Model confidence (mean pLDDT): 76 of 100. This is a predicted structure of a 196-nucleotide RNA (glmS glucosamine-6-phosphate activated ribozyme aptamer). Its Rfam family is "glmS glucosamine-6-phosphate activated ribozyme aptamer". By type it is a riboswitch. Of the family's consensus pairs, 87% are formed in the model.
[in-house]
């Protein structure tokens, strides 16, 4: 010095339902102004997390951000967060010790090493450069500020289509947060070596 791009894998606000509540049928008792309520029980159904981010390997305990507000309550499963532990590597930091961090795959481009070869026209050959194999990198504290990220879905309104009905489906229309990236600008332990 170099670290880019682009495409993949993803069910992870994801799957379900014995509690809840609702909504149908069909019973029992109760009141009734006979139209119907209440309540109990059987049987069937409906709801039961809106997108947005997230993955080194392995573990136990469950887990980020924001919209929304009646159940996004209640469990169950699972789970890309964190946390412990290992491996490789990266920072402070040249050693050691300490802490802190990063880790998918795939093409393709880039960058290091290697090895082949061409420029080399007399012959060999350094340095450069080009082509081809090959192997390896392409990622790495924290605090404030700006910028980016940045834009969403549901929910509300309107419109449709299903359903006896709770309720579901399609289609229009609004509106974020964070991780994280860059850029400024402070900062990053102890021990020790060298050097000036």
């Nucleotide at each position: 010095c170099g670290g880019u791009g682009u495409g993949c894998c993803c069910c992870a606000g994801c799957g379900c339902c014995c509690g809840a509540a609702c909504c149908c049928g069909g019973g029992g008792c109760g009141g009734u102004a006979u139209g119907c309520c209440g309540u109990c029980c059987c049987g069937g159904g409906u709801u039961g997390a809106c997108g947005a981010g997230g993955g080194a390997g392995g573990g136990g305990a469950u887990c980020u951000c924001g919209a929304g507000a009646g159940u996004u309550c209640g469990g169950c499963g699972g789970g890309u967060g964190a946390c412990c532990c290992u491996a490789g590597g990266c920072g402070c930091c040249g050693u050691c010790c300490g802490c802190g961090c990063c880790u998918g795959c795939a093409c393709a481009g880039c960058c290091u090493c290697a090895g082949u070869u061409g420029c080399a026209a007399g012959c060999c050959c350094a340095c450069g450069c080009g082509a081809c194999u090959g192997a390896g990198g392409u990622g790495a504290a924290g605090g404030c500020c700006g910028c980016u990220g940045a834009c969403a879905a549901a929910c509300c309104c309107c419109g449709g289509a299903g359903g006896c009905g709770a309720c579901u489906c399609c289609g229009g229309u609004c509106c974020a947060a964070a991780a994280g990236g860059c850029g400024g600008u402070c900062c990053a332990g102890g021990a020790u070596c060298c050097c000036a």